[in-house]
Molecule: Bacterial RNase P class A
Organism: Burkholderiales bacterium
């Protein structure tokens, strides 16, 4: 110079005013003052843990999951080294050969990082292989040409070779169909669960209570009056139902824990090819819950468009309008994985050509 990738990082700044969550001080109180306040994906809920409840001797049937080798790790269907394969590649690039007077065209061949991969097992057994073919796997001869045999031909029986069909023709493929084989694997999830604890309605235990008549469907009034049942009649005593007052106890409304100090982040060392690991030191960084994280405004900064001017044609200045400006928004918590994102910045791999 040309040609192809890969990786991590930033997610508009600043400053005024008004607000909302949580927190520590201060105040009797109203309320002041101060600190903290989404995200790489907080989102799909698709995987693996932790946590918490149920459940459980132990093996074994079922069912599910993963599936090259090894290694990371709390586990993983993630990662991370290494193999195999497809790809990268009708590139960039080179070499050979054919044509051509070249220019150049065509053929073959050689290629690197980086991408992708459900990548065990098809002589354990079953199924399936579209079309086209006579046959798609032990069922059988479409066409040709040999060979032997039965009887010279015909015609039959055995054996060969060759053609056609088609992606594969007796060699097979296919397990992302069953299934074998090897590991793992209990079930429900913060609405988990665990404490306080209303009125109503039931459950229990104590304790008080209890007439008659008369209106009235019934609540209930309103008179006489101190007599509710039972313990065979009467007293004392005892039990007992309506009904009332009191505890208790379970469960709901409500309320508070679980809740955010963690496989945690930052620096710094060591180990290891890397995933990752391990020691020093330092820091605390939402915690809400009908659910807060929000509006205004200015001034920089960015997008988008119109005009002009420069250009090495890749862009780049100068004016105006115009857009609050990317995809999005916590709900027990972590580690992947998918997926969505305007723009920007930083690194770093492979191959080639040329020149020094």
């Nucleotide at each position: 110079g040309g040609a192809g990738c890969c990786g991590g990082c930033c997610a508009g700044g600043c400053a005024g005013c008004c607000g909302c969550c949580g927190u520590g001080c201060c105040g009797c109180g109203a309320g002041g003052c101060g600190c903290g306040g989404a995200g790489g994906a907080a989102a799909g809920u698709c995987c693996g843990g932790g946590c918490u409840c149920c459940a459980u001797a132990g093996a074994g049937c079922g069912g599910g999951a993963u599936g090259c080798g090894g290694g990371g790790u709390a586990a993983c269907a993630c990662c991370c080294c290494g193999g195999c394969g497809c790809g990268g590649a009708u590139g960039a690039g080179c070499g050979c050969c054919g044509c051509g007077c070249a220019a150049g065209c065509g053929g073959c061949g050689c290629g690197a990082a980086g991408g992708c991969g459900a990548c065990g097992a098809a002589c354990a057994g079953g199924g399936c292989c579209a079309c086209a073919g006579a046959g798609a796997c032990g069922a059988g001869u479409c066409c040709c040409c040999g060979g032997g045999g039965g009887u010279c031909g015909a015609c039959c029986c055995c054996g060969g070779g060759g053609g056609g069909u088609g992606a594969a023709a007796c060699g097979g493929g296919c397990a992302a169909c069953c299934u074998c084989c090897a590991u793992c694997c209990g079930g429900a999830g913060c609405a988990a669960c665990a404490c306080c604890a209303a009125a109503u309605a039931g459950g229990c235990a104590g304790g008080c209570g209890u007439g008659g008549u008369g209106c009235g469907c019934a609540a209930g009034c309103a008179c006489c009056g101190g007599a509710g049942g039972c313990c065979g009649g009467c007293u004392c005593g005892g039990c007992c139902a309506a009904g009332c007052c009191u505890g208790c106890g379970g469960g709901u409304a409500g309320g508070u824990g679980g809740c955010u100090a963690g496989a945690a982040c930052c620096g710094g060392g060591g180990g290891g090819u890397g995933a990752c690991c391990c020691c020093c030191g330092g820091u605390c960084c939402a915690g809400a819950g009908g659910a807060a994280u929000g509006g205004c405004u200015g001034c920089c900064g960015g997008g988008g468009g119109g005009u002009c001017c420069c250009u090495c044609c890749g862009g780049g200045g100068g004016u105006c309008c115009u857009c609050g400006c990317a995809c999005a928004g916590a709900a027990c918590c972590c580690g992947g994985c998918u997926u969505a994102u305007c723009g920007g910045c930083c690194g770093g791999c492979u191959c080639c050509c040329g020149c020094u």